[in-house]
């Protein structure tokens, strides 16, 4: 960057720099921000996708359980919500687009 597979209502913040903007991108909403946004670096944390240990199996697939040193990932608010199509009617629900991470392919 394209594409496959999964997962996304949970969980987890503190100093430090910096200095005005942030919540991916339009667009409407709603929010966070001088009691200091974003970026950065430091420590800490969460989570279990790879990877590991360890079982069970219908055994190169796959399910269960465990640790968290390894490789990522995350630490306001359901992916902040809507936005398209269905139901149902104005409450709600499900799917769909996009978007993230991951593991995988070129």
């Nucleotide at each position: 960057g394209a594409u496959u597979u999964a997962u996304c209502a949970g969980g987890a913040a503190a100093g430090g720099u910096g200095g005005a903007g942030g919540g991916a991108a339009c667009a409407g909403g709603c929010c966070c921000g001088g009691c200091g946004a974003a970026g950065c670096c430091u420590u800490a944390g969460c989570a279990a996708c790879c990877g590991c240990u360890u079982u069970c199996a219908u055994a190169u697939c796959g399910g269960g359980a465990g640790a968290a040193a390894g490789g990522u990932g995350c630490u306001a608010a359901a992916u902040c919500c809507u936005g398209c199509c269905c139901c149902a009617a104005u409450c709600g629900g499900g799917g769909a687009a996009a978007g993230a991470u991951a593991a995988g392919c070129g």